[in-house]
Context: one part of a larger RNA
RNA sequence: GACGAACGCUGGCGGCGUGCUUAACACAUGCAAGUCGAACGAGGUCCUACCGGUGGCAACACCGGGAAAGACCUAGUGGCGAACGGGUGAGUAACACGUGAGGAGCCUGCCCCGAAGACCGGGAUAACCCUCCGAAAGGAGAGCUAAUACCGGAUGCCCUCUACUGAUCGCAUGGUCGGUUGAGGAAAGGAUUCUGCUUCGGGAGGGCCUCGCGGCCUAUCAGCUUGUUGGUGAGGUAACGGCUCACCAGGGCGACGACGGGUAGCUGGUCUGAGAGGACGAUCAGCCACACUGGGACUGAGACACGGCCCAGACUCCUACGGGAGGCAGCAGUGGGGAAUCUUGCGCAAUGGGCGAAAGCCUGACGCAGCAACGCCGCGUGGGGGAUGAAGGCCCUCGGGUUGUAAACCCCUUUCAGCAGGGACGAAACUGACGGUACCUGCAGAAGAAGCCCCGGCCAACUACGUGCCAGCAACCGCGGUAAGACGUAGGGGGCGAGCGUUGUCC
Numbered sequence: 001g002a003c004g005a006a007c008g009c010u011g012g013c014g015g016c017g018u019g020c021u022u023a024a025c026a027c028a029u030g031c032a033a034g035u036c037g038a039a040c041g042a043g044g045u046c047c048u049a050c051c052g053g054u055g056g057c058a059a060c061a062c063c064g065g066g067a068a069a070g071a072c073c074u075a076g077u078g079g080c081g082a083a084c085g086g087g088u089g090a091g092u093a094a095c096a097c098g099u100g101a102g103g104a105g106c107c108u109g110c111c112c113c114g115a116a117g118a119c120c121g122g123g124a125u126a127a128c129c130c131u132c133c134g135a136a137a138g139g140a141g142a143g144c145u146a147a148u149a150c151c152g153g154a155u156g157c158c159c160u161c162u163a164c165u166g167a168u169c170g171c172a173u174g175g176u177c178g179g180u181u182g183a184g185g186a187a188a189g190g191a192u193u194c195u196g197c198u199u200c201g202g203g204a205g206g207g208c209c210u211c212g213c214g215g216c217c218u219a220u221c222a223g224c225u226u227g228u229u230g231g232u233g234a235g236g237u238a239a240c241g242g243c244u245c246a247c248c249a250g251g252g253c254g255a256c257g258a259c260g261g262g263u264a265g266c267u268g269g270u271c272u273g274a275g276a277g278g279a280c281g282a283u284c285a286g287c288c289a290c291a292c293u294g295g296g297a298c299u300g301a302g303a304c305a306c307g308g309c310c311c312a313g314a315c316u317c318c319u320a321c322g323g324g325a326g327g328c329a330g331c332a333g334u335g336g337g338g339a340a341u342c343u344u345g346c347g348c349a350a351u352g353g354g355c356g357a358a359a360g361c362c363u364g365a366c367g368c369a370g371c372a373a374c375g376c377c378g379c380g381u382g383g384g385g386g387a388u389g390a391a392g393g394c395c396c397u398c399g400g401g402u403u404g405u406a407a408a409c410c411c412c413u414u415u416c417a418g419c420a421g422g423g424a425c426g427a428a429a430c431u432g433a434c435g436g437u438a439c440c441u442g443c444a445g446a447a448g449a450a451g452c453c454c455c456g457g458c459c460a461a462c463u464a465c466g467u468g469c470c471a472g473c474a475a476c477c478g479c480g481g482u483a484a485g486a487c488g489u490a491g492g493g494g495g496c497g498a499g500c501g502u503u504g505u506c507c
C1' cells in the first nucleotide's frame, strides 16, 4: 500500500459498488420452464336466430330449451423449447485451460441464400365411455375417434453405396469434378395475402477431434507400463484412433524427472512493485467440471441431462405394512458450522430469452427496492465579529500561566436532515416496478448531526496526582522496587475524522 474481511469503541446524509472465504452440511414453505386452439379430436362456458311459458293491447320484459356461425377456456394427442439462462468449485496436474496451427478424418435444430419437389393409399392410439385392482402413488382390461402422430407404395432435380472409367490437383494414405451400370432413399398440412413440410448445395453461428508451445510443490517418490507400444483384421462412432475385440510382434516412457505422493478449477485479470518480479484468481467476462453419492443408458440437431428416466447406496418423509415419495452447489428463507456474510420484498416498465402468425403467456435471467460504515467517493455537524482575556477546570516560584476568540454576546447563512407544493428522463407507439423517487420551489430555525487512537525512543505530542517490581504497559529496546513525561486518572497537547484503532493475509 491492499482486502469479499473480522473484532473493540463510535456513528449524520447521499451516490456507486460489494456481501457464506467455514459444512460440495442437512433442508420446512413459496416461487425459479413453459408455450402453441392458425397441427388434432373431444369437452365446457358465453352470445344469438328460433321454440315454449308468464305478464302486457302492443312494442317488449323475464324464465326454460336451444341448430348453424362466432368468441373464450383446456385435460389429452402432436410441435417447439426444456442441452439456453441461473448456481457451485467438490473433482481435475489433464489437450482441463491459455495461445498458435491442423481436420485429404467430422456433426450441426432454429436463421440466411440457392435448386427441385410434395402423388396414391393404410392401420392404429390417447382423450372419451364401461368394468376392475390399489390406503395412496398409480395401474389393468374391453369399446370408439382425429391429426403437421405412425406406416406402405410411387416419382428422384438430387443424395448415399457398389463396380468400371475420364480429366485435374496434392505433402503420403489421397482429394475435387464428370460419365456409365446396379441397389437404396422424400414429403404435411394449416387461417384468406402468409407460413409450414421433403431432398440437396452453400453460408453464418455452434460443437467435436488432433498437434506445437506455456503455466504448482516434492527425489525422504527412481524406475514405470500388459490394452501396455506397434501391426493385421473386425466391431463401434458424426469422425480419426488400442476407442473395443481376436491374432501377431516385443515394444513404449524415464534425471530435459517417467511413475508415485501432496496441493489446485484454468484464463482475461486483481494487489503490490520504478521495473524485473512476487502473491492471488471474490465481484464482471471466456472456457472447463459438477448437480444427494456411485453407475447406466433413453429421447433428441444437441445431454449421458441441476428443477428427466433406470439401478444401487446413505439420509428424510407418507403408509391401511402390501407399498410409495424426495434431492435449494436456482431466488428468498431455516437449522447447523463459524471470527463472519442480507429480504421467505416489487415488477416484467426496460434489456434479454422460450413459445406463438399475432394478441399475448412464461421468465427469482434481469430491472429495482430492502438490510449491513463492508469498501470507494462526495457533503455536513455552521460563518464573521467578539477581552491584556468572564466563570469553571488544570498547573504554579502564588506574581501568574493555560484552556482561549474558545464560550457568553452581536451580526449573518441554511448545505444535509425536517415540513409543504410541483414533479420527470428512462418509452417511437399501448405500456413505468423503481416512485410521488430524482430534481425544482417555498417555510422554520444554529437549529437534529463527533468520535477514535496516541503523547519514553523509533514517532508528532508534557505536566500533576495516585500506585510502589504491586496493579499494570509493551511490536522492538524496555518501563514499574516512594518524586514514573513509559502503569491508572485528570488537565493540556498531537494525529486522523464518520470514522479511528486492533488482529489476520499478500506485495
Stems, first nucleotide, its partner, number of pairs: 001506003005503005012379006018372002020337001025335003029332003034080003039077002042074005050065006087290003097214007106207003111203007119153004128143001130141004158185004163180007189195002216262003223253003229249007265287004269280004292313005315326004343369001345368003351365001352363004382412004392403004416448001418443005426434001451496005456477002462491005472479002
Predicted 3D model of a 507-nucleotide part of an RNA (small-subunit ribosomal RNA, 5' domain) from an uncultured Actinomycetales bacterium.
Model confidence (mean pLDDT): 87 of 100.
Rfam family: Bacterial small subunit ribosomal RNA. Its family is annotated with structural constituent of ribosome and ribosome in the Gene Ontology.